[in-house]
RNA sequence: GGGGAUAUAGUUUAACUGGUAAAACAGCGAACUUGCAUUUCGUUAACUUGGGUUCAAAUCCUGAUAUCUCCA
Numbered sequence: 001g002g003g004g005a006u007a008u009a010g011u012u013u014a015a016c017u018g019g020u021a022a023a024a025c026a027g028c029g030a031a032c033u034u035g036c037a038u039u040u041c042g043u044u045a046a047c048u049u050g051g052g053u054u055c056a057a058a059u060c061c062u063g064a065u066a067u068c069u070c071c072a
Stems, first nucleotide, its partner, number of pairs: 001071007010025004019055001027043005048064005
């Protein structure tokens, strides 16, 4: 210098070929317990970023950033 992949909650992962973002652990609250732990129930929290297409974008197009990887 050129090619490819990835970016979603505090963490780890989903989202079926565009239609109101799901779960586990973690956090908070409650129940249980003399108390802690365990268990059960409830609850909070996220689409890397700038544009474009569309009635509607995590998803499609494009620029940027970061990480990984291949070639030179």
The RNA shown here (transfer RNA) has 72 nucleotides and comes from Candelaria pacifica.
Taxonomically the source falls in Candelaria (Eukaryota, Opisthokonta, Ascomycota, Pezizomycotina).
Rfam family: tRNA. Rfam classes the family as a transfer RNA.
RNAcentral holds the sequence, with entries from ENA.